Context: one part of a larger RNA
RNA sequence: GAUUGAACGCUGGCGGUAUGCUUAACACAUGCAAGUCGAACGGCAGCAACUACCUGCUUGCAGGUAGGUUGGCGAGAGGCGGACGGGUGAGUAACGCGUAGGGAUCUGCCUUUUAGAGUGGGGCAACCCGGGGAAACCCGGGCUAAUACCACAUAUUACUCUACGGAGGAAAAUGGGGGCCUUUUCGGAGACCUCAUGCUAGAAGAUGAACCUGCGUUAGAUUAGCUUGUUGGUGGGGUAAAGGCCUACCAAGGCGACGAUCUAUAGCUGGUCUGAGAGGAUGAUCAGCCACACUGGGACUGAGACACGGCCCAGACUCCUACGGGAGGCAGCAGUGGGGAAUAUUGGACAAUGGGGGCAACCCUGAUCCAGCAAUACCGCGUGUGUGAAGAAGGCCUGCGGGUUGUAAAGCACUUUUAUUGGGGAAGAAAUGCCGUUUGUUAAUAGCAAACGGAGUUGACGUUACCCAAAGAAAAAGCACCGGCUAACUCUGUGCCAGCAGCCGCGGUAAUACAGAGGGUGCGAGCGUUAAUC
Numbered sequence: 001g002a003u004u005g006a007a008c009g010c011u012g013g014c015g016g017u018a019u020g021c022u023u024a025a026c027a028c029a030u031g032c033a034a035g036u037c038g039a040a041c042g043g044c045a046g047c048a049a050c051u052a053c054c055u056g057c058u059u060g061c062a063g064g065u066a067g068g069u070u071g072g073c074g075a076g077a078g079g080c081g082g083a084c085g086g087g088u089g090a091g092u093a094a095c096g097c098g099u100a101g102g103g104a105u106c107u108g109c110c111u112u113u114u115a116g117a118g119u120g121g122g123g124c125a126a127c128c129c130g131g132g133g134a135a136a137c138c139c140g141g142g143c144u145a146a147u148a149c150c151a152c153a154u155a156u157u158a159c160u161c162u163a164c165g166g167a168g169g170a171a172a173a174u175g176g177g178g179g180c181c182u183u184u185u186c187g188g189a190g191a192c193c194u195c196a197u198g199c200u201a202g203a204a205g206a207u208g209a210a211c212c213u214g215c216g217u218u219a220g221a222u223u224a225g226c227u228u229g230u231u232g233g234u235g236g237g238g239u240a241a242a243g244g245c246c247u248a249c250c251a252a253g254g255c256g257a258c259g260a261u262c263u264a265u266a267g268c269u270g271g272u273c274u275g276a277g278a279g280g281a282u283g284a285u286c287a288g289c290c291a292c293a294c295u296g297g298g299a300c301u302g303a304g305a306c307a308c309g310g311c312c313c314a315g316a317c318u319c320c321u322a323c324g325g326g327a328g329g330c331a332g333c334a335g336u337g338g339g340g341a342a343u344a345u346u347g348g349a350c351a352a353u354g355g356g357g358g359c360a361a362c363c364c365u366g367a368u369c370c371a372g373c374a375a376u377a378c379c380g381c382g383u384g385u386g387u388g389a390a391g392a393a394g395g396c397c398u399g400c401g402g403g404u405u406g407u408a409a410a411g412c413a414c415u416u417u418u419a420u421u422g423g424g425g426a427a428g429a430a431a432u433g434c435c436g437u438u439u440g441u442u443a444a445u446a447g448c449a450a451a452c453g454g455a456g457u458u459g460a461c462g463u464u465a466c467c468c469a470a471a472g473a474a475a476a477a478g479c480a481c482c483g484g485c486u487a488a489c490u491c492u493g494u495g496c497c498a499g500c501a502g503c504c505g506c507g508g509u510a511a512u513a514c515a516g517a518g519g520g521u522g523c524g525a526g527c528g529u530u531a532a533u534c
Stems, first nucleotide, its partner, number of pairs: 001534004006530005013381006019374002021339001026337003030334003035080003041076001043073002047071003050067008087292003096217007105209002110205007118152004127142006159168003173197006180190001182188002218264003225255003230252008267289004271282004294315005317328004345371001347370003353367001354365004384414004394405004418475001420470005428461001434454008478523005483504003489518005499506002
């Protein structure tokens, strides 16, 4: 000199953009942070509608009862998603990360493609009945549905196994539209045609994931030897998959001064800071990877987890209890206590972007977008402009003549950024859905899909940005320093005292070095100090 996730002191007008527990991976009150689908299902607790009946009368309303008939829907059962997104850096010196490669793998949803989707069955919740418990919740009996579960059939190819003859192995429907048949009206059922979504078995891709290897990746030798599943082989097991990954047997290997082992420290990287560079330091925010989720262990489900807001066991801690037993996990967003020099609101919205579910409407989303707080940082703007010598008054100094503060003020003439008040006012909005046309599908003008066109709707921010007007210099300057380094000097007080100090050093009666004042210098909504890096 540059820099900082900074802190402290004094001071403080506005805006924009960023950033904000670096310490206790300490403990957490409260709320929210992962749901969704009735177009897979049985149903109907609540709300609304409708129908039937009854009652009341004000004669078309009110009340009641019944009916899942309709919109919809609590709980249930089923599907998909809770493995993403969000947080933290404890552990880890490691194939963890970075980089360059490899072959023995899996991959829900998505894309392309081949073939198929036939016939049956039994149950379990919800519900009803009964019981236990303080609660959490649990038990017994009975009824019932499905895209839940099971069996059979089919499977020349493709898939798996094979003794190469063969053997094994699957599925699910739902919704829209149509005409036909049947039925006493409403309507209902059946097979049929068609479309959309879904289902089963494969093939290929895309994406994601797992594994292996070369090289690189802090310090210590006051750590020199380490290792028995250890190193290799064979058989077997196991995995999606190679492999001592596991196991039995056999061999006795393997690593190490090119630093093994041990100890300490540490998430790694793109980057960031500094520097002319080489380097040095660092790893906040943003992005990629990894690890963790009260501590330790374990598996289940699933395409994917050994799973932050899932399960089981053990432990510590907290809470409830009828003492028999139960409940919990903010390193999600806010917030509290504690620790600390120190770090924010128990805010708004799903309008946009993205994610989950759904045909869709839509629902959910503390991701996200916004707002609030903080001079924490960077950037921009303002606190007026011109004129004005009687060089006013006052202050300070003085050699008492004057000098200086100083065009500074006052006065006169202007301007109005920002702030204040009032008015106007974009963009962020593209859509989805609706209507129409065309094309495709189709027996079809229906339905559905695509393209195009049309009208309209949707904004948390928001009293938005921006623009216009009104009034009025009106509301807006401090901080550090002045012995040398280092830009800037005098007076008074003090008297080796009080004090200053980054280094040299000042202070013991004329202190430009202490304290105050006047004056000056530097920076300026900041200025200094401390800490830290180059």